[in-house]
RNA sequence: AGCAGCCGGUAAACGACACCACUGCCGGCCUGUGCAGUAAUGCACUGACAAUAAAUCUCUUUAACUGCUGGGAACUCUGACCGUGAGAGACGAAGACAAUCAGCAACCAAGCCGGAUAACCGGAAGGCUCAACGACUAUCCCUACGGGGAGUACGGUCAAGCGACUGGAAACGGGAGACUCCUUAGAAAUAAGGAUGAAGAUAUAGUCUAAUCCUUGUAGAAAUACAAGG
Numbered sequence: 001a002g003c004a005g006c007c008g009g010u011a012a013a014c015g016a017c018a019c020c021a022c023u024g025c026c027g028g029c030c031u032g033u034g035c036a037g038u039a040a041u042g043c044a045c046u047g048a049c050a051a052u053a054a055a056u057c058u059c060u061u062u063a064a065c066u067g068c069u070g071g072g073a074a075c076u077c078u079g080a081c082c083g084u085g086a087g088a089g090a091c092g093a094a095g096a097c098a099a100u101c102a103g104c105a106a107c108c109a110a111g112c113c114g115g116a117u118a119a120c121c122g123g124a125a126g127g128c129u130c131a132a133c134g135a136c137u138a139u140c141c142c143u144a145c146g147g148g149g150a151g152u153a154c155g156g157u158c159a160a161g162c163g164a165c166u167g168g169a170a171a172c173g174g175g176a177g178a179c180u181c182c183u184u185a186g187a188a189a190u191a192a193g194g195a196u197g198a199a200g201a202u203a204u205a206g207u208c209u210a211a212u213c214c215u216u217g218u219a220g221a222a223a224u225a226c227a228a229g230g
Base pairs, nucleotide, nucleotide: 005029006028007027008026009025010024011023030047032045033044034043035042036041056178057177058176059175060174061173066105067104068103069102070101071100076096077095078094082092083091084090107127108126112123113122114121115120132209134208135207136206137205139150140149141148142147154167155166156165157164158163179197180195181194182193183192184191185190213230214229215228216227217226218225219224
């Protein structure tokens, strides 16, 4: 000088991975006000003052993963046309990339509702489409919950083969239950009804890969996008 409450997450240059955020976006807490509810609590607005730490556990399921459509911040990149400007991609506008927000059709594991009664049909919620273009896989044990050990699924390299070496694993989604809080009933145990337990999966864990690098072609002024080959 700038910023303007705090905490959790996500995205950044250089091939990839990791790290880095006073930037963008997502979620929560706290102060105050309003509305709904008996209450727990929910929704909306507010933000230099008020608070400072949190968002649980167990079992189960992992299928579909196709064709289209509409948006998109900041940073970064482009500069042919238009505007401002003495000029400079300097700014506006435009384009690219992109964290991500969705809609329609079709399809879908376990469970739920209705019908049928062997398997099936329909529906609701949710998922998929929605990774870097994508492919594949829902293992086991210990733990002081910080992590550690194994070497299952699935891969990689070498090999004609037998085999050898080597990497090594996912719910934060769906279903069921437990725990916490409130109300009612009850002497109590308990029962019924309700509330809350965030976001991160438009790739989370891991192994690969056609991603990444180079060449050529097509579109484009270019950034870049798509395809083929190495």

A computed fold for a 230-nucleotide RNA, annotated as Group I catalytic intron. Rfam family: Group I catalytic intron. The family has 12 seed sequences and 5,602 matches in Rfam 15.1. Its family is annotated with Group I intron splicing in the Gene Ontology. The prediction has a mean pLDDT of 77.